[in-house]
Molecule: c-di-GMP-I riboswitch aptamer
Organism: Thermincola ferriacetica
RNA sequence: AUAUGACAAGGGUAAACCCGUUGAAAGGCGGGGGCACAAAGCUAUGGGUCUAAGGUGAUUUUACUAUGACUGCCAAGCUGCCGGA
Numbered sequence: 001a002u003a004u005g006a007c008a009a010g011g012g013u014a015a016a017c018c019c020g021u022u023g024a025a026a027g028g029c030g031g032g033g034g035c036a037c038a039a040a041g042c043u044a045u046g047g048g049u050c051u052a053a054g055g056u057g058a059u060u061u062u063a064c065u066a067u068g069a070c071u072g073c074c075a076a077g078c079u080g081c082c083g084g085a
Stems, first nucleotide, its partner, number of pairs: 002085001004083002012037002017032006035072001041078003045075003048070003054065004
């Protein structure tokens, strides 16, 4: 430097659910919790997914729409611990 995750060590993150908080919502944040994860570290860049306040159309209370979100959905880019090769 490159690909890789048998074994091992020290650590790391934290799904569902519960509580608080924030937000129109999706969701975020804090605490508890622990299903999992070798990039479950970072970036909404491409696809995808969620929401629809505002806006537009229809005027029954519904359709469309991201400028709002999700990286623990799949790619891409950048960075990185340990082991053996």